Background
Predicted 3D model of a 350-nucleotide part of an RNA (large-subunit ribosomal RNA, domain IV) from an anaerobic digester metagenome.
[in-house]
Context: one part of a larger RNA
């Protein structure tokens, strides 16, 4: 010096990437409880105050005498509890089990799923929305282009795909391009079919003294223009909660400065609402304000949006989160700085 562990003057986060760890709260009863909400919650919000042991009136509730016709007087006897009283300790949930709270902002609505052994989240599901395919031997899937099977002993309010992701408010513009439907009038356009013509063979015919040569039916074969002919591309329209995409330059108002205006090139159309230095901003620690004595982070705000933006959803959102930022209270040995102790581990002698 190591391991686990208990306590520490004064301070109290000064430690540090960060309060990581520790430590505080803790149970039960009573009192009291904000914003804000989807009216259910927030909420154990916060924040108080009691707690042992003895006694113990009143009131309740029950049994039950006596008097009295009855109302109703008057007693005995258990039980709850409580107000008071009184006792002991440093400490009464005396040990052990046993929430630290709070404000704010971001992302995901929520329970829930996940990298078995480095990741539990803002990833993934997920109810809700929407598109789209399916009419039953359904579409889809499995299988050997198969029998069978699964969907389904179901029938479009049902299955399948695909996207988005409670819930409020909404969801702009572009069909040029790709990608899907859909019509069939033209243009292509394959195997096939049909087949003109050509070729090959040669029975015959014929020239020729020979040797050779010249035409050649049918047939069989071989080649085969033109003609007939689906898809599907090409043309034409739809279609965005389809893949996508949503400009640039000039100039102009009575300070200055900005441009409601105005011209001009482009394009299919130029980015609508609503958000914005954001989990998205380089420049950047952007510029004010708020917090602090100091604040590259954090909040509120601008709009110069390098390089938001509308279901690859946009902005909001009460509730939740072993998420992530930032402050505040507690409250500590995280530190200022360290120190004293247990207990085990280990080394040196014996």
């Nucleotide at each position: 010096a190591c391991c686990u562990c208990u306590c520490u003057a004064a301070g109290g986060a000064a430690c540090u990437c960060g309060g990581c760890a520790c430590a505080u709260u803790a149970g039960c009863c009573c009192c009291g409880u904000a914003a804000c909400u989807u009216c259910g919650g927030g909420a154990g919000a916060a924040g108080g105050g009691g707690u042992g042991c003895c006694u113990g009136a009143a009131a309740c509730c029950u049994u039950u005498g006596c008097a009295g016709c009855a109302a109703u007087g008057u007693g005995a006897g258990g039980g709850u509890c409580u107000a008071g009283g009184g006792u002991c300790u440093c400490a009464g949930u005396a040990a052990a089990u046993u929430g630290c709270g709070c404000u704010u902002a971001g992302c995901g609505a929520c329970u829930g799923u996940u990298u078995a052994a480095c990741a539990a989240a803002a990833a993934c599901a997920c109810a809700g929305c929407a598109c789209u395919c399916u009419g039953c031997c359904a579409a889809g899937u499995c299988g050997u282009g198969a029998a069978g099977a699964c969907g389904a002993c179901g029938u479009a309010u049902a299955g399948g795909g695909u996207g988005u992701g409670a819930c409020a408010c909404g969801u702009g513009a572009c069909c040029a391009a790709u990608g899907c439907g859909g019509a069939a009038a033209g243009a292509u356009c394959a195997a096939g079919g049909u087949a003109a013509g050509c070729c090959g063979u040669u029975a015959g015919c014929u020239c020729g003294c020979a040797a050779g040569g010249g035409c050649g039916a049918a047939g069989c074969g071989g080649u085969g223009a033109g003609c007939c002919c689906a898809a599907g591309u090409c043309c034409c329209c739809g279609u965005g909660a389809a893949u996508g995409u949503c400009g640039g330059c000039c100039g102009u108002a009575a300070c200055u400065a900005u441009a409601a205006c105005g011209g001009u090139c482009c394009u299919a159309a130029g980015g609508u609402a609503g958000c914005g230095a954001a989990a998205u901003u380089c420049c950047u620690u952007g510029u004010c304000g708020g917090g602090u004595a100091a604040g590259u982070u954090c909040c509120g705000a601008c709009c110069u949006g390098c390089a938001c933006g509308a279901a690859u959803c946009g902005u909001g959102u009460a509730a939740c989160g072993a998420c992530u930022g930032a402050g505040c209270g507690a409250c500590u040995g995280u530190c200022u700085c360290g120190g004293a102790g247990a207990g085990g581990a280990u080394c040196u002698c014996g």